Context: one part of a larger RNA
Molecule: small-subunit ribosomal RNA, 3' major domain
Organism: uncultured bacterium
RNA sequence: UGACGGGGGCCCGCACAAGCGGUGGAGCAUGUGGUUCAAUUCGAAGCAACGCGCAGAACCUUACCAACCUUUGACAUGUCCCGUAUGGGUACCAGAGAUGGAACCCUUCAGUUCGGCUGGCGGGAACACAGGUGCUGCAUGGCUGUCGUCAGCUCGUGUCGUGAGAUGUUGGGUUAAGUCCCGCAACGAGCGCAACCCUCGCCCUUAGUUGCCAUCAUUCAGUUGGGCACUCUAAGGGGACUGCCGGUGAUAAGCCGCGAGGAAGGUGGGGAUGACGUCAAGUCCUCAUGGCCCUUACAGGUUGGGCUACACACGUGCUACAAUGGCGGUGACAAUGGGAUGCAAUGGAGCAAUCCUGCGCAAAUCUCAAAAAACCGUCUCAGUUCGGAUUGCACUCUGCAACUCGAGUGCAUGAAGUUGGAAUCGCUAGUAAUCGCAGAUCAGCACGCUGCGGUGAAUACGUUCCCGGGCCUUGUACA
Numbered sequence: 001u002g003a004c005g006g007g008g009g010c011c012c013g014c015a016c017a018a019g020c021g022g023u024g025g026a027g028c029a030u031g032u033g034g035u036u037c038a039a040u041u042c043g044a045a046g047c048a049a050c051g052c053g054c055a056g057a058a059c060c061u062u063a064c065c066a067a068c069c070u071u072u073g074a075c076a077u078g079u080c081c082c083g084u085a086u087g088g089g090u091a092c093c094a095g096a097g098a099u100g101g102a103a104c105c106c107u108u109c110a111g112u113u114c115g116g117c118u119g120g121c122g123g124g125a126a127c128a129c130a131g132g133u134g135c136u137g138c139a140u141g142g143c144u145g146u147c148g149u150c151a152g153c154u155c156g157u158g159u160c161g162u163g164a165g166a167u168g169u170u171g172g173g174u175u176a177a178g179u180c181c182c183g184c185a186a187c188g189a190g191c192g193c194a195a196c197c198c199u200c201g202c203c204c205u206u207a208g209u210u211g212c213c214a215u216c217a218u219u220c221a222g223u224u225g226g227g228c229a230c231u232c233u234a235a236g237g238g239g240a241c242u243g244c245c246g247g248u249g250a251u252a253a254g255c256c257g258c259g260a261g262g263a264a265g266g267u268g269g270g271g272a273u274g275a276c277g278u279c280a281a282g283u284c285c286u287c288a289u290g291g292c293c294c295u296u297a298c299a300g301g302u303u304g305g306g307c308u309a310c311a312c313a314c315g316u317g318c319u320a321c322a323a324u325g326g327c328g329g330u331g332a333c334a335a336u337g338g339g340a341u342g343c344a345a346u347g348g349a350g351c352a353a354u355c356c357u358g359c360g361c362a363a364a365u366c367u368c369a370a371a372a373a374a375c376c377g378u379c380u381c382a383g384u385u386c387g388g389a390u391u392g393c394a395c396u397c398u399g400c401a402a403c404u405c406g407a408g409u410g411c412a413u414g415a416a417g418u419u420g421g422a423a424u425c426g427c428u429a430g431u432a433a434u435c436g437c438a439g440a441u442c443a444g445c446a447c448g449c450u451g452c453g454g455u456g457a458a459u460a461c462g463u464u465c466c467c468g469g470g471c472c473u474u475g476u477a478c479a
Stems, first nucleotide, its partner, number of pairs: 001479002003476003007473007015463002019427005026319008034310002042053002064305007073129001077128002079125006087106004092101003109119003131294002134292003140288002142283003145279001147277001152191006158167003171182003197271004202238007211228003216225002241265001244259001245257004321420001325379006337368003342361002347356003386417001391412007433455007
């Protein structure tokens, strides 16, 4: 100087407390461990691995296994020899296919010293080489997690100390903040904080089509004329600064006020933004890369299987156990987004999944396209008109192909489950809880993820305690 202490002081955080809802019990989904297996590819491991890499394993993906094949190779550059420009399609034989054999049709060069000479393509030969999701993340780059959006981490000059170092950065106040003020052997500065950026909330200006409709006509309908006031859209501005008032404070910084004004008040809400560093944290399987290793195989191709197994254990979720509910009927109101190998209106068929038809739309124009809520009726506390697992049968869709192993529909079946032990998680406001919608991936497949809106609470006395963190100080046989 640090680190540590079941030492001390001060302070903060959904850290506790006060509340609301969960997890832990059940069924299922999903990831992991374990076990099994020819293979169940590999990685991730307290927080910070476990709905993680995977924004989507039937084939492909795919790295794993079995079998069958190839060896200058699926891909690149170079040398030699032979042939030929080339490109596309159809169908035959053997085979699981890769592949091997054999045939037809359409299409077909440029330059040229006229030599298949050069470029291109195919076949062959020998090598240099290709290739490796093989090893090492403890050789690395790059990227990322974490402490933590915590308020810290440093430097120059000066001063003090023999020196390691100290000072500044400590102290008194204050702040979300090393934020600001005052004081001080310090004076300044840098990286962080804040602000500058995006978005939501108010107003103005500009602009009115595909958007809107106050006034005037018109219509089933903003449908049409008309208009751009309003809504909205999208570009530019304004607006908030403790600026004003009162109190308090040290005349300061600041703090307090159901103070004024204001759409908004003390960082207005949210986002992006992550200092010096820590964990030899993670990743050689995104990519790049040193070294090592394989080179008729640890490379390449194909078919089939596996990653989907199942005495069990754990994590994360979904659905429930019901009456604030289930079922039937009536029947309103969004926002973000997507759409041409696409979204699909309308009409028709079907109980339905879906199918037929194909208006319109490269979309503020057309389309995908709402649910909970509300109203009426019924059920009356039961393993039930709760719950839907499991199983049988019949179908639908995607796709070359749903056996291993997809999703959906109908009929039948109707399991566990009556609120969950010890323990444990999230959340302070348009939040929790609850309800649906969209998108990426994607042929198909979502209870996951990322967004979007609808309905919309309770509680916070307080900082003694638990956890994490910051500053000062103290002890130490630790570095």